[in-house]
Molecule: c-di-AMP riboswitch aptamer (ydaO/yuaA leader)
Organism: Hamadaea sp.
RNA sequence: AGGCGUUCACCCCCGAAAGCAUCGGGCAGGGGUGGGGGACCCACUUACGCCGUCGGCCACGCCGACGGCUUGGGGUGAAGCCGCCGUCCUGACCGGACGUCGUGGCCGGGCAACCUUCUGCGCCCGAACCCGACAGCUCACCUCACAGGCGUGCUGAAGGGAAGU
Numbered sequence: 001a002g003g004c005g006u007u008c009a010c011c012c013c014c015g016a017a018a019g020c021a022u023c024g025g026g027c028a029g030g031g032g033u034g035g036g037g038g039a040c041c042c043a044c045u046u047a048c049g050c051c052g053u054c055g056g057c058c059a060c061g062c063c064g065a066c067g068g069c070u071u072g073g074g075g076u077g078a079a080g081c082c083g084c085c086g087u088c089c090u091g092a093c094c095g096g097a098c099g100u101c102g103u104g105g106c107c108g109g110g111c112a113a114c115c116u117u118c119u120g121c122g123c124c125c126g127a128a129c130c131c132g133a134c135a136g137c138u139c140a141c142c143u144c145a146c147a148g149g150c151g152u153g154c155u156g157a158a159g160g161g162a163a164g165u
Base pairs, nucleotide, nucleotide: 004151005150006149007148011031012030013029019027020026032146033145034144035143036142037141042136049069050068051067052066053065054064055063056062057061072134073131074130075129076128080106081105082104083103084102085099086098087097088096089095107126108125109124110123111122114160115159116158117157118156120154121153
């Protein structure tokens, strides 16, 4: 660099004719896949945190605008729930926070040579990031992404497909 697979929504086409460029299949474009926001109906129910600046007012408080923050809440994702133990907060209890080079249970996800599903055993993973006080579902409508990481467990069965006869 190219190919074949794997995880994942993260793929295909175009590129002569018929865009821009260029000799890398780039940008645009076409198809496709996935996500977020977003009515009636239904569901939920009194909830609207902190800091700064400016302005207003019935003035030391409240309201509004702008900017910032993350503990409330929410999003992508399998990446959650419950307990025990230890440390910290408290005079102590309740309660809360943290701890996987603490631990257990339940639950969720991955494991490869035709594809899908199921059984049994075995081996691993249960992260990270984003929004910024705010979002239930949701037709129309609006909008975003098409990346990154890897290189091979076995077993029995069912269905489909391909090849051959």